[in-house]
RNA sequence: AGUGAGGAUAGAGGCGCAAAGACCAUGAGUAAGCAGAUGGAGGAACAUGAGGUCCUUUGAAAUUUGCUGAAAGGGGGAUUUGCCGAAGCAGUCAGCCGCUCAUGAGUUGAUUGCUGGUUUCGUAUUGAACAGGUACGGAACUGUCAUAUGGCACGUUCACUGGUGCUAUAUGGAGGGCUAUCUCACGC
Numbered sequence: 001a002g003u004g005a006g007g008a009u010a011g012a013g014g015c016g017c018a019a020a021g022a023c024c025a026u027g028a029g030u031a032a033g034c035a036g037a038u039g040g041a042g043g044a045a046c047a048u049g050a051g052g053u054c055c056u057u058u059g060a061a062a063u064u065u066g067c068u069g070a071a072a073g074g075g076g077g078a079u080u081u082g083c084c085g086a087a088g089c090a091g092u093c094a095g096c097c098g099c100u101c102a103u104g105a106g107u108u109g110a111u112u113g114c115u116g117g118u119u120u121c122g123u124a125u126u127g128a129a130c131a132g133g134u135a136c137g138g139a140a141c142u143g144u145c146a147u148a149u150g151g152c153a154c155g156u157u158c159a160c161u162g163g164u165g166c167u168a169u170a171u172g173g174a175g176g177g178c179u180a181u182c183u184c185a186c187g188c
Stems, first nucleotide, its partner, number of pairs: 002186003006183006014084001016083005023076002032068007042055003046104006087115010116142011144173011
């Protein structure tokens, strides 16, 4: 020279990722409440099943008329904050989950695995939604490293070649990556 997912610090990708409160639209003239009509035995909670509790012939569910009339999640642009496995998804374990048990959904944490990023199309799923999210498959753009070929510049040389940097094209890889600096161990 080199080897090691070495360690630390600082960075890059770009409609870059995520969070927060306020505002705006949607949700929705919906849920719900009150009054009435029809109705005539069921109904309540995140879903289903079992049990329990409660409401109900002093009218349940359901439909409808009138009056009043939300909210959450998700979305938008701006602001602020944290960042570049940012973050997202799946599995496992543990906790929470407005009566109990079981299964599921949801949510929090730990851990394992996958995904460089963005956009878009199709299918499925979620969702009030034609918004958005997620998974799979396809397409395009883009960043990074490696290899090959070409061009330009630098350097070396009498000259050529080998070298370095930038750039274009093509192919391939993955963030345990990439760039810069310092440093550790082994080794020369």
Model confidence (mean pLDDT): 80 of 100. This is a predicted structure of a 188-nucleotide RNA (Lysine riboswitch aptamer) from Alteribacillus persepolensis. Of the family's consensus pairs, 100% are formed in the model.